[in-house]
RNA sequence: GCCCCCAUCGUCUAACGGAUAGGACAUGGCCCUUUCAAGGCCAAAACAGGGGUUCGAUUCCCCUUGGGGGCA
Numbered sequence: 001g002c003c004c005c006c007a008u009c010g011u012c013u014a015a016c017g018g019a020u021a022g023g024a025c026a027u028g029g030c031c032c033u034u035u036c037a038a039g040g041c042c043a044a045a046a047c048a049g050g051g052g053u054u055c056g057a058u059u060c061c062c063c064u065u066g067g068g069g070g071c072a
Stems, first nucleotide, its partner, number of pairs: 001071007010025004018055001027043005048064005
């Protein structure tokens, strides 16, 4: 330098172009318990950035950024 793959709550991980962006762990509150743990209920928390296509984009296209791999 060229090619390919990946980027979503704090972490891990889902999501036919139309969902309230879901789940697990973690966190906070309440219940339970003499207390803690376990268990139950509830809550907060995310689409890497910028353009484009579309009635509508987390999803498709382009560029950038970051990470991984292959060739040279």